Two RNAs folded together computationally: RNase P RNA and transfer RNA, 460 nucleotides in total.
This record gives sequence, C1' cells and structure tokens, in this order.
RNA sequence: CCAGCCGCCUGGACGGCCGCCGCCACGCACGCCUUCGGGCUGGCGCGGGGGAGGAAAGUCCGGGCUCCACAGGGCACGGUGGUGGGUAACGCCCACCGGCCGCGAGGCUAGAGCCAGUGCAGCAGAAAGCAAACCGCCGCGCUGCCGCGAGGCAGCAGGUAAGGGUGAAACGGUGCGGUAAGAGCGCACCAGCGGGGCGGGUAACCGUUCCGGCUAGGUAAACCUCACCGGGAGAAAGCCCGCAUAGGAAGGGAUGACGCGGCCCGCGUCGCUAGAACCUUCGGGUAGGGCGUUCGAGGUCGCCGGCGACGGCGACCCUAGAGACAUGGUCGUCACGUUCCCUUCGGGGAACGCCACAGAACCCGGCUUACAGGGCGACUGGGGAU
RNA sequence: GGGCCCUUAGCUCAGCUGGUAAGAGCACCGGACUCAUAAUCCGUUGGUCCUGGGUUCGAUCCCCAGAGGGCCCA
Repeated sequence: CCAGCCGCCUGGACGGCCGCCGCCACGCACGCCUUCGGGCUGGCGCGGGGGAGGAAAGUCCGGGCUCCACAGGGCACGGUGGUGGGUAACGCCCACCGGCCGCGAGGCUAGAGCCAGUGCAGCAGAAAGCAAACCGCCGCGCUGCCGCGAGGCAGCAGGUAAGGGUGAAACGGUGCGGUAAGAGCGCACCAGCGGGGCGGGUAACCGUUCCGGCUAGGUAAACCUCACCGGGAGAAAGCCCGCAUAGGAAGGGAUGACGCGGCCCGCGUCGCUAGAACCUUCGGGUAGGGCGUUCGAGGUCGCCGGCGACGGCGACCCUAGAGACAUGGUCGUCACGUUCCCUUCGGGGAACGCCACAGAACCCGGCUUACAGGGCGACUGGGGAU
Repeated sequence: GGGCCCUUAGCUCAGCUGGUAAGAGCACCGGACUCAUAAUCCGUUGGUCCUGGGUUCGAUCCCCAGAGGGCCCA
C1' cells in the first nucleotide's frame, strides 16, 4: 500500500429572527365561592428554565407495577435444551467444550435422547431396515457326455456382497492369509462403538492405555421420552373525587300532599301502616375531573474484585411528558464532504452539498430490523521499502 | 395502545402426518362449429408457492427473522 476480519464511538456546532408543548414567577381584565381574612378556575401579556433516539420502530422474548383467580399434587397445553457463570428475569449476555466452514484473523451452530416404543424415506435400483442375487464370480454337491488318465464340457440344486451399476444412504477401510469363489472367516494397522484404568478440568470434555465383539444406518425444527420453566389479563391495567333539578335503599312521616281558583266551599289526582309529599342518613354511579405518570433493577466519574458478562464502594447529577398528541422553519458564520484551481508542500481559494433511518405516550433489560456520511482501536493474509 | 389471521398462474381458490415434473375454475392464445359473433367442444400457454436463512437426502408444507395486506377490541 492492497484485500479482509472483529469491537466501539458519532449521527453537526454557535448565533439572530419567527413559532410549538409542559413547568415556575409576575402583571392585567373577567367569572365563581366565602366564616370577608381569603380561596379557586380558565383567558391574555411579559420574563425565566426544560424539551426525542440509537434505534423512540417491530411487538419477538423477559421483568417491574396493577387487578382478577389460587390448599397441595397430577394431567393437558406452550416454551426452552452442550457445560459453567452473569442477571430482577430471559429464548439475552460472557467464558469454555464439541461439530461444520475459512490459508488466516474469525464466522455459524434448537448442540439432550432413535440399543422405551411408534412412524417416515418419492424416483432410481435386483435389493431400503432382524436386507437383497440384475450383471458378474464360483460351482465343493448331483446328473449326463467326452477322455486310458489327470481332467474337460453342458445342465441342475445352490454358494458368494470382493467387482459393476442405482441412490442422499447398500451393514467399516487397507494389506496378508484363507477359500471352489468369497466373506471380520482369521490376523496386523487405521477409523468407529461399548466397558474399565490412569492423568488434566468445577463441568461439558480432552489426552493416554487395556479389554471386547468385529461394526450396531438416517430422521425427534416426525409423534414421543427426559430435564427445567410457565396461573390469566394488561395502563383502554387499576385507584380516587363526583353536586345529572336522573335513579336506588333504610329510618321518620297522616294536623294528608298536589292541581284548578284572588280566597273559602267545592271538584279532580295521589296516599293512608304492604307508607304519597316532605325530612334525615347511606351506598352505587353518568357527563366530567384527578391519580397511576415519570426518581429509576437511574446516569456520569473514580477506585477495587473478576479472563469476561458483571458486581461492590465512594463522590456528583436530576434528565421531556400530554389535550389526538409539542421539540419546527428561515438566515448567517464555522466545521465536514465532493470537484476544480493555486502552492514556498505548511497550506490557501472557488463552486456545490449539508443529505440517512426515523420520532417518546406506564417504565425498564434484551433481541431483531432500518440507517447518508465520518471517526477510533485490535488483529489476519498478500505485496513493497529499510 | 393491544390482539388475531392471510400471502400459491392475470383473477378466485385447492394442495398437508414433507416425496415424481404444484393443480382446478374463469381469463388469454390456437383450432372446430357458424355467413359472422356469442354459447359449446378440443388443445395449448402461463408459477421467484411474499422475501431471506436454517432443519432434512429432499421444504408450498416444519422452525426462525423480515416485508406487504386484512380484521377485531374503549
């Protein structure tokens, strides 16, 4: 220098003008209540201070919180699945082990159990699950023929998984022996499986050695088995206030209540112990309002422990928030990027751009997905110079 | 704010304990019938099974992630 790999950071800065949403303080005019001291609500103006993200997103996991349900245990259903650790918890993270890929830095990994049981494997192929004889090889046995004989030829019963071909997969590989031909049939080495010992590791597992039978196929992101976890719903959860000339319950209540009418009489309706009007008390609750609601498994810095995820201690900080929902627009300067020009190689100037993904709504921890551009650090392979 | 479902040919849909080379109706195209058109009959064409990854010998189907669309709840 080229190519690559891993981790992390950033996501423009400052100022002027005009706006938006909460909070605090002041002023102005009005309204309501009042025990006359004052209190409350909204409006306008002015001032101060605050105002999105690394993903606020998808809603895919896990929790806090709230209400409902709940003796205990089991079944069913769903999820997770190497080992150890971290954590409030997790399907997340860290470290390690095994497998696969890459020359490498590194990447991916639902990675328990098909010697509990059941199922599945199209097509091709002779045969596909306590296998199978199409071609090939043999023909020890039997029959016939030929030959003096050794033997040869033909046929039959059969033997054979070493070779060919099919397939994703055909029941270990190489060599020697053996055989009619063959075959773990026997032996040596290698691979694999099971069991035992020794060494290392908390463990998964690794290394080594001995023995065994010679070999036991795949599939559980198929049913299933084992181990562990899971009660349900979610902020529209839920709690509180409440004064609709509304309605309910209890107690009191008969000199009745109401209407027509100027009044009396009178008439009408309702009521008379199963109770009208009216009075007192109580619980619920509509419109509406408030809380939940932003101080929390919180952040920054330092020290300590740990390989690390993370944990402990100390100091400091307070950091959006509601009403269908605010955080924007414009101008200037600087920074940054691209192109061009000049250069004393330090830099200077001009033009253009300033552009990504996207926007809180109860709050956290993760994962996943989207993302213009810029920057930092560690490492790998190749080339070059010294 | 929250929950559920779907995506297969131009359109509407089948397809499943995972297996040839994914089907049906309508449409399109060609032919027959007709003077001609329609209807009818015959034949053909047409597929990123929404996308990417994984499990498996093998995926439309099983698993994970994403995209698009629809429905429901005060």

Rfam match: Bacterial RNase P class A. It is annotated as a ribozyme.